[in-house]
């Protein structure tokens, strides 16, 4: 220094002015109320999109169904050991494959439980036969040669069907809970009321549970508020254990909560000249997109 491999940091920066959302304190106004509440305005302070917020591919927390199972089906996983709340994730290690190497990757159990598949060539691609030559105990009994990836109760293939082991309820914050307003809890028809319509327990069957209403028609009223909603399987630093993933202890920190959707505009300057790209219940992963910088390793070339 060309090229390659693995890991990490950051995600434009600084100043000034104006603007947006949430929370807290204070001032002030209005309403209700009987001493507190609600609404509006102003001032000050604090905070305010990501490493992937994307994909919706996995696993959960939470909420409801709701606790009655049994059998079948369906889906997932697959060397060994460990981590984790859990996982198809992660770490270590063995083996296989790719690579010159650093490294990467694996759908890594079973072919004597069964059923399949293998073009062409070859006599023949599976349980039976049999081409050419040789030996011979004269029987394809034994051997060699041809063809082919594979030839004599032989192998290959399961990212072929399948078998084995093992695991698995559903739905999704528009979940769900609660308050207020308003009406027609009324009308007509059919079915049903222990001979149980209908509904639930995953997909099916059996079984079990709830149940007096259910379905259709015509018509009436409403579509609002609050919670869920952000203090966590949370983050940072240090120490100890462990090859590592990670675990334990101590100290410290609090970092969006919108509800048609909030962080933008202007001016000046800086330089690595800034890409991919916007939270909507939350968390742990995986995959994909992507600018700049740093560290280590492998190989080639040149110089000393």
């Nucleotide at each position: 220094u060309u090229g390659g491999c693995a890991g990490g940091u950051u995600a434009c920066c600084u100043u000034a002015u104006c603007g947006c959302u949430u929370c807290a304190a204070c001032u002030c106004c209005a309403a209700a109320u009987u001493a507190u509440u609600u609404g509006a305005a102003g001032u000050u302070g604090a905070a305010g999109a990501g490493g992937a917020a994307a994909g919706u591919c996995c696993g959960g927390a939470c909420a409801c169904c709701a606790u009655a199972g049994u059998g079948c089906u369906g889906c997932g996983u697959a060397g060994c050991g460990g981590a984790u709340a859990a996982c198809a994730u992660c770490c270590g290690u063995c083996c296989g494959c790719c690579g010159a190497a650093a490294g990467g990757u694996g759908a890594g159990g079973a072919c004597c439980a069964g059923u399949g598949c293998a073009a062409c060539a070859g006599a023949a691609a599976g349980c039976a036969a049999g081409u050419a030559c040789a030996g011979u105990u004269a029987g394809g009994c034994u051997g060699u040669a041809g063809u082919g990836a594979a030839a004599u109760c032989a192998g290959g293939u399961a990212a072929a069907c399948u078998c084995u082991a093992u695991g698995c309820g559903g739905u999704g914050a528009a979940a769900c809970g609660u308050c207020a307003u308003g009406u027609a809890a009324a009308c007509c028809a059919a079915u049903g009321u222990u001979u149980g319509a209908g509904g639930g327990c995953u997909g099916c069957a059996c079984g079990c549970c709830c149940a007096a209403a259910u379905u259709g028609g015509a018509g009436g009223g409403u579509a609002g508020g609050c919670g869920g909603u952000u203090g966590g399987a949370g983050c940072u630093u240090u120490u100890g254990g462990g090859c590592a993933a990670c675990c334990a202890a101590a100290a410290g920190c609090c970092u969006a909560g919108a509800u048609a959707a909030a962080u933008g505009a202007u001016a000046a300057g800086g330089c690595u000249a800034g890409a991919c790209a916007g939270a909507a219940u939350c968390c742990g992963g995986c995959u994909u997109a992507u600018g700049a910088c740093c560290u280590g390793c492998c190989u080639g070339a040149a110089u000393u």
This is a predicted structure of a 304-nucleotide RNA (Bacterial RNase P class A) from Flagellimonas pacifica. Its Rfam family is "Bacterial RNase P class A". It is annotated as a ribozyme. Its mean pLDDT, the model's own confidence on a scale to 100, is 77. NCBI's taxonomy places the organism under Bacteria, Bacteroidota, Flavobacteriia, Flavobacteriaceae, Flagellimonas. It was read from a public genome assembly, where an Rfam model found it. Of the family's consensus pairs, 97% are formed in the model.